Lysine riboswitch aptamer from uncultured Blautia sp., 159 nucleotides, folded computationally. The model forms 100% of the base pairs in the Rfam consensus.
RNA sequence: UGAUAGAGGUGCGGGUUUCAAGAGUAGCCACGGGCAAAAGGCAUUGGCAGCCGCCUGUGGUGAAAGGGGAAGCUGCCGAAGGGUUCUGACAGCCAGGAGGGAGAACCCUGGGACGAUGCAGAAGAUGCGUCGGACUGUCACGAAUGUGGAGCGCUAUCA
Repeated sequence: UGAUAGAGGUGCGGGUUUCAAGAGUAGCCACGGGCAAAAGGCAUUGGCAGCCGCCUGUGGUGAAAGGGGAAGCUGCCGAAGGGUUCUGACAGCCAGGAGGGAGAACCCUGGGACGAUGCAGAAGAUGCGUCGGACUGUCACGAAUGUGGAGCGCUAUCA
């Protein structure tokens, strides 16, 4: 220097089944009330095309997604997460904007928990970001209570 194999532990991801919640919500139907007659709506902005009403009360019927718990399977130890930039599937068409699965480049983070805070979310669940003090693994230094660094790291074996 290269290859292989490992370690950190409430360790990190991905599916399957099931459960709760979402929610008696959205939607649909019936009856009534109000509005409208090409206005308005479907529909985030404008135009075109297409379609048909809009709001509300009562009653009936009545979901789903993302996220979460449990069980088990599986890939792993930059596991993985996040940020910026670029490409770009996604709608009836065009233009713009937003969202956005997926991919590439660069950058940050050793890890989990807790607290504060911000965003997302139906949510006090949960996820992510920032900060904080402890804990923990690893290496270096130190006589020592300790200090410091980062995973492109550390340990072992082989060449």

The RNAcentral record of the sequence draws on MGnify.
Taxonomically the source falls in Blautia (Bacteria, Bacillati, Clostridia, Lachnospirales).